[in-house]
RNA sequence: GGCGGCGUAGCUCAGUGGCUAGAGCAGAGUCUUCAUAAGGCUACGGUCGUUGGUUCGAGUCCAACCGCCGCUA
Numbered sequence: 001g002g003c004g005g006c007g008u009a010g011c012u013c014a015g016u017g018g019c020u021a022g023a024g025c026a027g028a029g030u031c032u033u034c035a036u037a038a039g040g041c042u043a044c045g046g047u048c049g050u051u052g053g054u055u056c057g058a059g060u061c062c063a064a065c066c067g068c069c070g071c072u073a
Stems, first nucleotide, its partner, number of pairs: 001072007010025004018056001028042004049065005
């Protein structure tokens, strides 16, 4: 240089065009306990990598760029 995959919460991931973007773990509060652990409950936490395009509608489709990983020369 060429080709391919991935980028969504602090971490691991789901969501494959339409109602509000979700789960588990972690962290916080609370209940329980003499206390701790375990367990229950509650809330918090997101410009969906960036910019543009398609569409009535985009996390999802398309393009460029950025980053990471792999294959290849």